[in-house]
Context: one part of a larger RNA
Molecule: small-subunit ribosomal RNA, central domain
Organism: Allium cepa
RNA sequence: UUGGGCAUAAAGCGUCUGCAUGUGGCUUUUCAAGUCCGCCGUCAAAUCCCAAGGAUCAACCCUGGACAGGCGGUGGAAACUACCAAGCUGGAUUAUGGUAAGGGCAAAGAGAAUUUCUGGCGGAGUGGUGAAAUGCGUAUAGAUCGGGAAGAACAUCAACGAUGAAAGCACUUUGAUGGGCCGACACUGACACUGAGAGACGAAAGCUACGGGAGAAAAUAGGAUUAGAUACCCCAAUAGUCCAAGUCGUAAACGAUGGAUAUUGGGUGCUGUGCAUAUUGAACCGUGCAGUGAUGUAGCUAACGCGUAAAGUAUCUCACCUGGGAGUAUGUUUGCAAGAAUGAAACC
Numbered sequence: 001u002u003g004g005g006c007a008u009a010a011a012g013c014g015u016c017u018g019c020a021u022g023u024g025g026c027u028u029u030u031c032a033a034g035u036c037c038g039c040c041g042u043c044a045a046a047u048c049c050c051a052a053g054g055a056u057c058a059a060c061c062c063u064g065g066a067c068a069g070g071c072g073g074u075g076g077a078a079a080c081u082a083c084c085a086a087g088c089u090g091g092a093u094u095a096u097g098g099u100a101a102g103g104g105c106a107a108a109g110a111g112a113a114u115u116u117c118u119g120g121c122g123g124a125g126u127g128g129u130g131a132a133a134u135g136c137g138u139a140u141a142g143a144u145c146g147g148g149a150a151g152a153a154c155a156u157c158a159a160c161g162a163u164g165a166a167a168g169c170a171c172u173u174u175g176a177u178g179g180g181c182c183g184a185c186a187c188u189g190a191c192a193c194u195g196a197g198a199g200a201c202g203a204a205a206g207c208u209a210c211g212g213g214a215g216a217a218a219a220u221a222g223g224a225u226u227a228g229a230u231a232c233c234c235c236a237a238u239a240g241u242c243c244a245a246g247u248c249g250u251a252a253a254c255g256a257u258g259g260a261u262a263u264u265g266g267g268u269g270c271u272g273u274g275c276a277u278a279u280u281g282a283a284c285c286g287u288g289c290a291g292u293g294a295u296g297u298a299g300c301u302a303a304c305g306c307g308u309a310a311a312g313u314a315u316c317u318c319a320c321c322u323g324g325g326a327g328u329a330u331g332u333u334u335g336c337a338a339g340a341a342u343g344a345a346a347c348c
Stems, first nucleotide, its partner, number of pairs: 004321002008303001012318001014201004022193002025088004033081002035077009049065003053061002091191001092188001094186001096183004103177001105175005114150007125136002163168001206247003211242001215241001220236001222234002258317006266295001268293008299306002323348002331342004
């Protein structure tokens, strides 16, 4: 290499876009590169294999033949692949009529709560815990009523629900904007799938410098607990958490399940949108497409389980796997740094 795998045993890039590559729908034609058939030449001898023979046997020697094929030439075949030419509409776009949504961006606004400031009333506790203490309080706290300010997050609705490529996304309104689905079937006419390298996005934490800073809170200090307690519990509290601009590029980035296409029993929910029926209009009953659940047949699986949303049956294509050492060393790229990416070997 062939072969075997990738939910949980090692193994699916965090996700997408996409150049090259690989693969690719239906019909007719050309051609003969691949493909198939016939014939010719050649691939030294020895060796190997087979059948005889010679050394008294054997090793050995000798004669003949072949397998498996390769390369070149020549004459044909034309189904398949490629090529040439012309078409098609089922795949894929575009246009059109609807439609649902926390999809992304920007701006404006609302209310509850919290903390704080200020004023009134009031007068000894409050707070916290398993129990306490540190803490706050006669310089008037806590409780209660009125007024002001600030920052962050948006209760109920809320769902096994919606949406987005993923990360993610929820108060309300407005503006411009991306994608999906359904219907009818108008346009283009294979324009498709995948995708090394490359590019874009990418939670939280971290970093740079400017703002902001209510709450909660790494570090830190104190009080407890304990043999000790660098913890769990409590009183405080800084970075950060927030905004705008950069950077980082990682997560159990999980469905631990790459993407695309076709195909294979049922019954049962929910979301979106059609048809049909019914009706004054709806609902109910029946049915199509797209999505999202729970069950479960065949089949698969080591089992657990998966099961038309496959981990079934097949095809195309990319990534990846093969004990530890080790995601280490070294080199390189990248980053302000922290680090990240790529990534061995000896040895056992």